[in-house]
């Protein structure tokens, strides 16, 4: 200087006017006035939970999650580390990461053959015929070479053989068996022995190990209000089925009709935010101190000016360069994105003008 690879922060700002919404305060009751007043994803509802109601969430099928190991955390399918595979010069990404030796099912099409599968073209023997240094027929033997494929039952080599073959050997990768060695572990290194090697696919059924009560703020209380019956069962109890269990026939389940549905609370102080210390590689813990930051409900935070500020454009100076160009200033004009709380939180995953921070890694070049 260029190219990249990771992780963080903003998400206009300030001012005057009119105008909204909670909570305060004053108030001649007309109404002054003060503080606060959407997000990094509020979106998605894809997952974890607090909370609240049912209520033996007891056991159990079914049915669903999740899938290397260790930490984290209230908890997860989330986050950190590291292990294995693969990708990249590398920094780093990227994995629907337990099992194919419990069982079924798939691998089109080429090929002889696609799971204990096979002989197309080949190579040897033996034989028999023939127009004979070779051809064809039949009988055996092979799977080393060739071919077909995404994939052919270990590679290389050297011996051996009638031609071949783990058929014997040497090395090697593979698996078993038994040791040391480091790691909490998943793994990783070494040493020896040995048959000589016994496809993929489970993001197909499926088996294996853990996890999982059921609904949801429209949840559930309180207070007004308004009631018209008819009818069926004997059971009912928050997904469905079974066992248990507990409540009931003055009742309760359901079915069809009819009135009535206003108002509070729940509703914002939390696994809360910031700051520093300390412990950890890291997620993230502890500890001291602080701050009090919408609570609406047909549903508030907008409207315009004025300065600055951010995009881009073009021009005019200034550096710096051999140019391309970069940088600074000033000027004119443009640009300001995705988007909108509704019980709160904890993560994913989507949309997005643009800016700024830091750390690594390659290439070239000076010093």
């Nucleotide at each position: 200087u260029g190219a990249g690879u990771c992780g963080g922060c903003c998400a206009g700002g300030c001012g005057a006017c009119c105008g909204c919404g909670u909570u305060c305060c004053c108030u001649u009751c007309g109404g002054g006035g003060a503080c606060c007043g959407a997000g990094g994803a509020a979106c998605g509802u894809c997952c974890g939970g607090g909370c609240u109601c049912c209520a033996c969430a007891g056991g159990g099928c079914a049915g669903g999650g999740u899938g290397g190991u260790g930490g984290c955390u209230a908890a997860c399918g989330g986050c950190c580390a590291c292990c294995c595979g693969g990708g990249g010069u590398g920094a780093c990404c990227c994995g629907c990461g337990g099992g194919a030796c419990a069982g079924u099912g798939c691998c089109a099409c080429a090929g002889a053959a696609a799971a204990c599968a096979g002989a197309c073209c080949g190579c040897c023997c033996c034989u028999c015929g023939c127009a004979g240094c070779g051809c064809g027929g039949g009988g055996g033997g092979u799977a080393a070479g060739g071919g077909u494929g995404a994939a052919a039952c270990g590679g290389u080599g050297c011996g051996g053989u009638a031609a071949g073959a783990g058929c014997g050997c040497a090395c090697c990768a593979g698996c078993g068996c038994g040791g040391c060695g480091g790691g909490u572990g998943a793994c990783c290194g070494c040493c020896g022995c040995g048959g000589c090697u016994c496809g993929g696919u489970a993001a197909a059924c499926c088996c294996c190990a853990c996890c999982c009560g059921g609904a949801g703020c429209a949840a559930g209380g309180c207070c007004a209000g308004a009631c018209a019956g008819g009818g069926a069962g004997u059971g009912a109890g928050u997904c469905g089925c079974c066992c248990g269990c507990u409540c009931a026939a003055c009742g309760c389940u359901c079915c069809c009709g009819g009135g009535u549905a206003g108002g509070c609370c729940g509703c914002u102080g939390g696994a809360g935010g910031c700051a520093c210390g300390c412990g950890g590689c890291a997620a993230c813990g502890c500890g001291u101190g602080u701050c009090g930051u919408a609570g609406a409900u047909g549903g508030a935070u907008g409207g315009u000016c004025g300065c600055c500020g951010u995009u881009c454009g073009c021009c005019g100076c200034c550096g710096g360069g051999u140019a391309a160009c970069c940088g600074g200033c000033g000027g004119c004009g443009u640009u300001c994105a995705c988007a909108g709380a509704a019980c709160c939180c904890g993560g994913c995953g989507u949309a997005u003008c643009g800016g700024c921070c830091g750390a690594c890694u390659c290439a070239u070049c000076c010093a």